[in-house]
Context: one part of a larger RNA
RNA sequence: ACCGGCGAGUUGCGAUGAUUUGCGAGGUUAAGCUUUAAGGAGCGGAGCCGAAGCGAAAGCGAGUCUUAAUAGGGCGGUUAGUAGAUCAACGCAGACCCGAAACCGGGUGAUCUAGCCAUGAGCAGGUUGAAGCAUGGGUAAAACCAGGUGGAGGACCGAACCAGGGUCUGUUACAAUAGACUUGGAUGACUUGUGGUUAGGGGUGAAAAGCCAAACGAACCCGGAGAUAGCUGGUUCUCCCCGAAAUAGCUUUAGGGCUAGCGUCGCGAUCAAGUUUUAUGAAGGUAGAGCACUGAAUGUGUGAGGGCCUCACCUCGGGGUACCGAUCCCAAUCAAACUCCGAAUGUCAUAAAACAUGCGCGGCAGUAAGACUGCGGGUGAUAAGAUCCGUGGUCGAGAGGGAAACAGCCCAGACCGUCAGUUAAGGUCCCGAAAUCCAUGCUAAGUGGGAAAGGAUGUGGAGUUGUCCAAACAACUAGGAGGUUGGCUUAGAAGCAGCCAUCCUUUAAAGAGUGCGUAAUAGCUCACUAGUCGAAUGAUUCCGCGCCGAAAAUGUAACGGGGCUAAGCAUGGUACCGAAACUGCGGAUCCAAAGAUUGACUUUGGGUGGUAGGGGAGCGUACUUAGCGCGUCGAAGGCAGACCGGAAGGACUGUUGGAGCGCUAAGCAGUGAGAAUGCCGGU
Repeated sequence: ACCGGCGAGUUGCGAUGAUUUGCGAGGUUAAGCUUUAAGGAGCGGAGCCGAAGCGAAAGCGAGUCUUAAUAGGGCGGUUAGUAGAUCAACGCAGACCCGAAACCGGGUGAUCUAGCCAUGAGCAGGUUGAAGCAUGGGUAAAACCAGGUGGAGGACCGAACCAGGGUCUGUUACAAUAGACUUGGAUGACUUGUGGUUAGGGGUGAAAAGCCAAACGAACCCGGAGAUAGCUGGUUCUCCCCGAAAUAGCUUUAGGGCUAGCGUCGCGAUCAAGUUUUAUGAAGGUAGAGCACUGAAUGUGUGAGGGCCUCACCUCGGGGUACCGAUCCCAAUCAAACUCCGAAUGUCAUAAAACAUGCGCGGCAGUAAGACUGCGGGUGAUAAGAUCCGUGGUCGAGAGGGAAACAGCCCAGACCGUCAGUUAAGGUCCCGAAAUCCAUGCUAAGUGGGAAAGGAUGUGGAGUUGUCCAAACAACUAGGAGGUUGGCUUAGAAGCAGCCAUCCUUUAAAGAGUGCGUAAUAGCUCACUAGUCGAAUGAUUCCGCGCCGAAAAUGUAACGGGGCUAAGCAUGGUACCGAAACUGCGGAUCCAAAGAUUGACUUUGGGUGGUAGGGGAGCGUACUUAGCGCGUCGAAGGCAGACCGGAAGGACUGUUGGAGCGCUAAGCAGUGAGAAUGCCGGU
């Protein structure tokens, strides 16, 4: 891992509701007793519930309490109950099953290990050479010195022994801690044998929360014990009807609850409350708009008041001002917490129409983590697949078609069958069903098939405005002069460093000079003019489609691919394809109405996606009771098969097997397995 078996809402008591049975203003017995082989039957009225309530109570009573009250108000009063059974959920119990880490009690452990106690044992060899001692020297005597002797040391090197610092191997190992090489201690706070001792909030600890029998921040065993688990996982047959929520309030509450909301089932009442549309009426202060208020904010004018300068100065004062500036007028603005105004939508009421809900009571829930998307907003950065509201949609709980793939987007809501038809979104060159369809334009960028500010004689269209056959634009030929080197400045300044001025003349035309250039001149060139040529040529605005801007990590990789110049874009048109949509045909089931009938029949119409969940109807397993059956002429079980049924399922035949089994009606439950890192076994 697979296969097989086992594996989870049970039982007792209580109370609530539904269904049902008995009796009924009543209903009912409990313990116990008698009896019976037993099941059971009889007795037993204690007690319980109901028939009256109100008040704290005394108490009163269809009333009562409050109160001074004969006022008001609260709770009552128009009778149906009660005892069983079944089902459902609930309460108390382990209460659907499995699962802690832990807590407590009583015991068992120091044969491992930590410390200690008692008694024993062990430490090759080599090295160093302390104190002391004696000898000699030395001293007044000492001290001291020398060479000896001596043999100290948590001394040195290094086996046994002890340890375990480093590297490698090993890592389903040789081994639940080892092996190899290396390393540390090795007369000591050394190592070790044997015996003993300290015990669980306790021991022991040269202290690491180490160790206390291979897992110790509180050992192990048994028990309390099925501890508790607002948590995770799992929870076993079928079909039919309906079908949610991810919100509000409160919560030591936030991943849990309670009540409400939303679902389902039953009962009930009322001429109908409900939903949608239309009409009429009503309230409102949002969008927008506005500036009349409250504020913000710009400019002109006016100019209170102030600053500065000045005249005068004893004071009153006079003048100026490129300064600041209230108010007011004018012009033009801004606002969620501004409003002189003011929609749409929504809301309320009335009426009509269509549809079929709505409401009350009761049983049973689930939900209270929502997601994206359109629109209106807050927070954020007018960020987020962000977050928080409102209002729709979809997903959730929704399959099918489209979007290459793609819960939340577009189309469309799947009862079943059908080798029939029509369409939606989206498509029609090939992959790949259907137009290489028609018409008119655009694009040349593979734009299409990713992107901004910004940039550009790309190209198409629509304008506005110049110049031009009295010859424009471009090109070529020629001229482009004189006063004058204008004045100033300057070393110089001559059109061309800079400052000022910018005239006059000759002319077809020519600036006191557009640029290059020189030290300054010179030189080249332009404006401007003539000629040649002979028809268009500039500026600017808007719109369509393109261009640049454009760099990323495995491999083209920014059309789904091939490939496309239409198979791209825009506008219009005609066909076709295309879904579980719609239609045809056949069938099932539910609901309503009608008709037949008393049954589950017919007709018509409508419904039948579905998670949590509510309701309904069934299948199958084991056993029991009754009845009816089968079986050695072969039961159950196994294997195989093209049979029947709407499903769970049920037959039949053959074969295997070798002794029990089924059907009908009812009852009862250890009643259905694929999942629980499920348990046990097999392979």

Record summary:
This is a predicted structure of a 683-nucleotide part of an RNA (large-subunit ribosomal RNA, domain II) from an anaerobic digester metagenome. Model confidence (mean pLDDT): 87 of 100. Its Rfam family is "Bacterial large subunit ribosomal RNA". On this family, see Yusupov et al., Science 2001: "Crystal structure of the ribosome at 5.5 A resolution".